[in-house]
Context: one part of a larger RNA
RNA sequence: AACUAACGCUGGCGGCGCGUCUUAAACAUGCAAGUCAAACGGGGCAGCAAUGCUCAGUGGCGAACGGGUGAGUAAUACAUGGAUAAUCUACCUUUAAGUUGGGGAUAACUCAGAGAAAUUUGGGAUAAUACCGAAUGUGACGGUUGGUCAAAAGAUCGAUUGGUUAAAGCAGCAAUGCGCUUAAAGAUGGGUCCAUGGCUGAUUAGCUAGUUGGUGGGGUAAAGGCCUACCAAGGCGACGAUCAGUAGCCGGCCUGAGAGGGUGAACGGCCACAAUGGAACUGAGACACGGUCCAUACUCCUACGGGAGGCAGCAGUUAAGAAUCUUGCUCAAUGGGCGAAAGCCUGAAGCAGCGACGCCGCGUGAACGAUGAAGGUCUUCGGAUUGUAAAGUUCAAUAAGUAGGGACGAAUAAAGUGACGGUACCUACCUAAAGCACCGGCUAACUACGUGCCAGCAGCCGCGGUAAUACGUAUGGUGCAAGCGUUGUUC
Numbered sequence: 001a002a003c004u005a006a007c008g009c010u011g012g013c014g015g016c017g018c019g020u021c022u023u024a025a026a027c028a029u030g031c032a033a034g035u036c037a038a039a040c041g042g043g044g045c046a047g048c049a050a051u052g053c054u055c056a057g058u059g060g061c062g063a064a065c066g067g068g069u070g071a072g073u074a075a076u077a078c079a080u081g082g083a084u085a086a087u088c089u090a091c092c093u094u095u096a097a098g099u100u101g102g103g104g105a106u107a108a109c110u111c112a113g114a115g116a117a118a119u120u121u122g123g124g125a126u127a128a129u130a131c132c133g134a135a136u137g138u139g140a141c142g143g144u145u146g147g148u149c150a151a152a153a154g155a156u157c158g159a160u161u162g163g164u165u166a167a168a169g170c171a172g173c174a175a176u177g178c179g180c181u182u183a184a185a186g187a188u189g190g191g192u193c194c195a196u197g198g199c200u201g202a203u204u205a206g207c208u209a210g211u212u213g214g215u216g217g218g219g220u221a222a223a224g225g226c227c228u229a230c231c232a233a234g235g236c237g238a239c240g241a242u243c244a245g246u247a248g249c250c251g252g253c254c255u256g257a258g259a260g261g262g263u264g265a266a267c268g269g270c271c272a273c274a275a276u277g278g279a280a281c282u283g284a285g286a287c288a289c290g291g292u293c294c295a296u297a298c299u300c301c302u303a304c305g306g307g308a309g310g311c312a313g314c315a316g317u318u319a320a321g322a323a324u325c326u327u328g329c330u331c332a333a334u335g336g337g338c339g340a341a342a343g344c345c346u347g348a349a350g351c352a353g354c355g356a357c358g359c360c361g362c363g364u365g366a367a368c369g370a371u372g373a374a375g376g377u378c379u380u381c382g383g384a385u386u387g388u389a390a391a392g393u394u395c396a397a398u399a400a401g402u403a404g405g406g407a408c409g410a411a412u413a414a415a416g417u418g419a420c421g422g423u424a425c426c427u428a429c430c431u432a433a434a435g436c437a438c439c440g441g442c443u444a445a446c447u448a449c450g451u452g453c454c455a456g457c458a459g460c461c462g463c464g465g466u467a468a469u470a471c472g473u474a475u476g477g478u479g480c481a482a483g484c485g486u487u488g489u490u491c
Stems, first nucleotide, its partner, number of pairs: 001490003005487005012362006018355002020320001025318003029315003034061003039058002042055005068273003078197007087190002092186008100134001102132002109124006139165003142161008169178003199245003206236003211233008248270004252263004275296005298309004326352001328351003334348001335346004365395004375386004401429005409420001435480005440461003447474004456463002
């Protein structure tokens, strides 16, 4: 000098930030991911009907984002720079071409059952942008072939062959719009590989059989021992392999004149994880926090046959601890998902609440006022000091409070839309608020009394055994100030 700090004493206000560093311990309750009826057939309600409203189901998109945490990880991580002629990319943009004609099911529903429940079985009927053939093939993929480029594996541009391969509709009176299919390009976001860099220990010196390389095959979006069969015997290591310990990494942050040292809270980027361990499914994308399956531990329900659950999301509870907040408001703004739109959802976010936890700002009055009042303290008893301090006089009126007015943030051609909030701000009235540590030297600031190596102090040196500026109290003083000290940690 700095803290995500804690403790002691004290405490007026505002702005901006920050707030479980411990137990990746366990969690009651509520909420945190839905949306589309302009994909589809139905149920219910209203209506004479047309139609409208609403709901479970099929279907689509989203749920892989956003939010949390740092357990693991010393390298499948991160940072910087490259490679991908070894690769993928939903939605979006641009371009080209198409969107023909059929089929069989199934949920909801209904009937009959099983079960305490979770749930579930069988029969029957039905729709689609759900599913499956057929047609067409601009193209794409494959075969044959030519040119250009490349060190090579190969890349790219043509020609040819006719082998393989598409589609879905909805709204609207219509125009048209929104979709769907096949390609090419872009954008965005990834995957993989390489080089370099950043901890400790040698009281860890040898390590390694899919190990290192090759050939054939498999697998992946993709190179590759990634996997497999065979063959060879390699590969790493004192420039520290292997083993052990510790640890998420970075932009940054703190300190320092710098070089360095320390650190990785908040904010931003990347990674990893989601009770513990394992696995795949769906999908453009996951081996998926609020999805599935299996195992384990724990908790709960049960009619004992069987079931349910996962706060390292936001609040909140218990425990642990020196220690860390409200079971708040709103989708008004910004952003995200769905939708043609209206809109719906959004504990992301915007706000409010609590905490002097930090930084910054403001205030606790200003001027005059000497009989230098009283009281206190000291005293050489003369006085000195507290001290212009008080009283008193004249002014002022900040914050809070009360009353009146009252925003910006709200985008637009116009209208409408504000959680915060009747908040900030303006006007009037009215009026409150100082402590803490220290005073032997370092180190700014001294006297009196009490105590008597006792009680005690102490960062170091050291004080205290009867005149203690060092202990305790008081007057006075010094420093900082809504804080001040102590402790802890780093430089």